About this RNA
Predicted 3D model of RNase P RNA and transfer RNA as a complex of 451 nucleotides. The coordinates come from a structure-prediction model, not an experiment, and the mean pLDDT is 77. It holds a member of the Rfam family "Bacterial RNase P class A". The literature on the family includes a 1998 paper in Annu Rev Biochem by Frank and Pace, "Ribonuclease P: unity and diversity in a tRNA processing ribozyme".
């Protein structure tokens, strides 16, 4: 220079008539006026209400270590693992770079590993090697007996390399890795390397059941607060004491307290706590009907924003300083026309607000990695 | 704005981690009949897309895409 692959920003401007919404103003006018995703509603919260936001079961959610956040399951840095490309080893380990990701626990304990294969978890001998005996002219063939180095079957077969050893193998033995344990060094930790001793044990799966840690009241701007009008405070089913004591009354009777029972208390059950009620015009719960779907506020000054400046940290991000106010609609507002420039126009419209996630996007700018060609 | 379901042949509809996804209507071919029906026999067609976990995914998990259902107030 070209492509490829990952991040970052941006995502048509400029100028004129008319028209739309919010504010400011007596008017004339002046201001401002859809996104990086406003989508999906997948996760966390600010608000706002609820007379248990009490304890326990269940249930749901997260999951290596530290650190930003208001918080998260999100973002930063780190450690272990994988996954590729080059180094490098007698060989295997291993080391430099880049990427990744729901990365606690299979010695608590149950399950599940189809098919194929001798055999798949208190699991093996199908081909094969090796000694020995018997038959045969020989190639073979049979028997008993070692064997799990090699072959086959599979994702996965009794840790892996190379040497020795042995009838043949085989931690049998040794050296380097692997793994278990022990020690102390280095880090805040997760882990690391470094000695030692041990031949060392038959796996895999928890986005299976579960097992161990932390967390969790609940509902949601149709929250919730105020005016105002209009009806039917309509009618039906269901629905718990003949208890004991006190006090008041001439008595019906009505109060209290207790004890039992019904029922409510913003996801299920239990205990408990508060609250209503208990023979009724009867607490709630149901179903059938009516009546209004107006109008105000909540609505936008915020855990606010700056391609700015100074500390503090690797970074995420936090303090400070200056400097700014950037839509509040309401069957839902920014839309026609002209004229010019130019990268010639992708995905796509706010409905309480914010902080991440996913997905959707033509063009153009930067930054970094890798591959080609060129060229000093 | 909140809660819940669903997606398998051309239609309608089972299924549960393991291999050619049951079945039934439909469709195609062959027997049979003078022809057609109608019965037998034999076939073809399908897991909404993607990423993931796993040996192994229609089944578990996450994302996307389409579609159905319930949710105001006095009282």
């Nucleotide at each position: 220079c070209a492509g490829a692959c990952a991040g970052a920003c941006u995502g048509g401007a400029c100028g004129g008539u008319c028209g739309c919404u919010g504010u400011c103003g007596c008017a004339a006018g002046g201001c401002a006026g859809a996104g990086g995703a406003a989508a999906g509603u997948c996760c966390g919260g600010a608000c706002u209400c609820c007379g248990c936001a009490g304890g326990g079961c269940a249930g749901u959610g997260u999951g290596c270590c530290g650190g930003a956040u208001a918080a998260c399951g999100u973002c930063c840095g780190g450690g272990a693992c994988c996954u590729g490309a080059g180094c490098g080893u007698u060989a295997a380990g291993g080391c430099u770079c880049a990427g990744g990701g729901a990365c606690g626990g299979c010695c608590a304990g149950u399950g599940c590993c189809a098919c194929a294969g001798a055999a798949a978890a208190u699991a093996a001998a199908c081909c094969g090697c090796c000694c020995u005996c018997g038959c045969g002219c020989a190639a073979g063939c049979g028997a008993a007996g070692g064997u799990a180095a090699g072959g086959g079957u599979g994702a996965a077969a009794a840790g892996g390399u190379g040497c020795g050893g042995u009838a043949a193998g085989a931690g049998c033995g040794c050296a380097c890795c692997g793994c278990u344990c022990c020690g102390g060094c280095g880090g805040u930790a997760a882990c690391g390397a470094c000695g030692g001793a041990g031949g060392c044990a038959g796996g895999g799966u928890a986005a299976a059941c579960c097992c161990c840690a932390c967390a969790c009241g609940g509902a949601g701007c149709a929250a919730g607060a105020c005016c105002a009008a209009a009806u039917a405070g309509g009618g039906g089913a269901c629905g718990a004491g003949c208890c004991c004591g006190g006090c008041a009354g001439c008595a019906a009777u009505g109060c209290c307290g207790g004890c039992c029972c019904g029922c409510g208390c913003u996801g299920g059950c239990c205990c408990g706590g508060c609250g209503c009620g208990g023979u009724a015009c009867a607490a709630g719960u149901u179903c059938c009907g009516g009546g209004u779907a107006g109008g105000u506020c909540g609505c936008u000054g915020g855990a606010g924003c700056g391609u700015c400046c100074g500390c503090a940290g690797c970074a995420a991000u936090g303090c400070g300083g200056c400097g700014c106010c950037a839509a509040g609609a309401g069957g839902a507002a920014u839309g026609a026309c002209c004229g010019u420039c130019c990268u010639c126009g992708a995905c796509a419209g706010a409905a309480u607000c914010c902080g991440g996630c996913u997905u959707a996007c033509a063009g153009g700018u930067c930054u970094g990695u890798c591959u080609g060609c060129u060229g000093a | 704005g909140c809660g819940g379901g669903a997606u398998u042949g051309g239609c309608c509809g089972a299924g549960a981690g393991g291999c050619u996804u049951a079945g039934g209507c439909g469709c195609g071919u062959g027997u049979c009949u003078g022809u057609g029906g109608c019965a037998c026999a034999c076939g073809a067609u399908a897991c909404a897309g993607g990423a993931g976990u796993u040996c192994a995914a229609u089944u578990c998990u996450c994302c996307u895409a389409u579609c159905c259902c319930g949710c105001c107030c006095c009282a």